[in-house]
RNA sequence: UUUAUGAUACGGCAAACCUCUCGAAAGCGUGGGACGCAAAACUAUAGGGACUUCACCAUUUACCGAUGGUAUGUUAGCCAGUUGCCUUA
Numbered sequence: 001u002u003u004a005u006g007a008u009a010c011g012g013c014a015a016a017c018c019u020c021u022c023g024a025a026a027g028c029g030u031g032g033g034a035c036g037c038a039a040a041a042c043u044a045u046a047g048g049g050a051c052u053u054c055a056c057c058a059u060u061u062a063c064c065g066a067u068g069g070u071a072u073g074u075u076a077g078c079c080a081g082u083u084g085c086c087u088u089a
Stems, first nucleotide, its partner, number of pairs: 003089002006086001012037002017032002020029001022027001035077001041082003047079002049075003055070006
């Protein structure tokens, strides 16, 4: 240096749930809280998957509305990509 591995944790992150906030929603953020995490760090403009449907399109309806479809919205704690600490071989 490369590849593989994960014993430990001074310390780090923080699921569900609750509070407040933003949003049409999914969901984001704040504070609390810990299920877990050795990349639970970064990337949603490499790509796949998943979630949502304000708007748009189609059908229907006298209207309100209903049903179906679509991401440009969301997810990095689904896979993935990039970078990196320590231990051991």
c-di-GMP-I riboswitch aptamer from a Bacilli bacterium, 89 nucleotides, folded computationally. The coordinates come from a structure-prediction model, not an experiment, and the mean pLDDT is 79. The source organism's lineage runs through Bacteria, Bacillati, Bacillota and Bacilli. Rfam family: c-di-GMP-I riboswitch aptamer. From the family's description: GEMM was predicted in a large-scale screen for bacterial structured RNA regulatory elements.